[in-house]
RNA sequence: CGAAUCCGCACGGGAGAGCCUCCGUGCGCCCGCGCGAGCGGACGUCGACGGAGCGCCGAAGGGGCAAUUCCUCCCCGGAACCUCUCAGGCGCACGGACCGAGCGGACGAG
Numbered sequence: 001c002g003a004a005u006c007c008g009c010a011c012g013g014g015a016g017a018g019c020c021u022c023c024g025u026g027c028g029c030c031c032g033c034g035c036g037a038g039c040g041g042a043c044g045u046c047g048a049c050g051g052a053g054c055g056c057c058g059a060a061g062g063g064g065c066a067a068u069u070c071c072u073c074c075c076c077g078g079a080a081c082c083u084c085u086c087a088g089g090c091g092c093a094c095g096g097a098c099c100g101a102g103c104g105g106a107c108g109a110g
Base pairs, nucleotide, nucleotide: 001110005106006105007104008103009102011100012099013098018054020053021052022051023050024049025048026045027044028043030041031040032039033038055090056089057088061086062084063083064082068080069079070078071077
């Protein structure tokens, strides 16, 4: 001087699956009551919000190697973009494994 690897920061890209059902609140409109503040009811709206149910997705995180793939081959063991769906998610946004490039740092083959 410095490859590869890892970590941090900010940047760009970044998939899938419900415009389901019910309840409550809110809002809009109408009607009735009331002097009035307001109260009650009907309808609409859930892509306004919250909750429950059912269905579904797989790419935060987490669990598991039963099947698949990989670690040269069998066993063992491990890992995954596999699998489970606990968590998370199912308009946009946010988030998002992972990919790319930048800066800084660690280690450091040579």
Model confidence (mean pLDDT): 75 of 100. This is a predicted structure of a 110-nucleotide RNA (Glycine riboswitch aptamer) from Nocardioides sp. ChNu-153. It was read from a public genome assembly, where an Rfam model found it.